The RNA shown here (transfer RNA) has 73 nucleotides and comes from a Minisyncoccota bacterium. Model confidence (mean pLDDT): 81 of 100. Lineage of the source: Bacteria > Bacillati > Minisyncoccota. Its Rfam family is "tRNA". Rfam classes the family as a transfer RNA.
Parts: sequence; structure tokens; C1' cells
RNA sequence: GCGCCUUUAGCUCAGCUGGUAGAGCCCCCGGAUCUUAACCGGGUGGUCGGUGGUUCGAAUCCAUCAGGGCGCA
Repeated sequence: GCGCCUUUAGCUCAGCUGGUAGAGCCCCCGGAUCUUAACCGGGUGGUCGGUGGUUCGAAUCCAUCAGGGCGCA
């Protein structure tokens, strides 16, 4: 230098054919227990890496930039 993959909640990751974003863990509250843990129920938390474009509508499509990874030179 070229190609490919990846970036979504504090962490690990889903998210189909574009239609207003979820799970587990963590944390908080409650139940249960003599108490704690395990277990059960509930809750808080993200404008989806940045900027622009397409569209009635973008995490999703397009362009570009940035971070991470792999390969070829």
C1' cells in the first nucleotide's frame, strides 16, 4: 500500500427482508431464608464509533474518516 472482518447498555453479545433497540452478566429494589449465598419476581441504564448521503422512515443501504483484528504484498 491492497483486500476482508469488526465497532450496539458498565462487560460479553443478539438484532431476519429498512418500520421507532433486546438478552445474559453486573448494579438497585422486593420475595423466600434464623442470616448470607444460591433461587424467584421487578427495575435503572444505549439517540447503535464520527460526519455526510439515500428514504416518508436508517443500528440496518451508500460514501468517507477513525479505533480494533486477520491476510497478501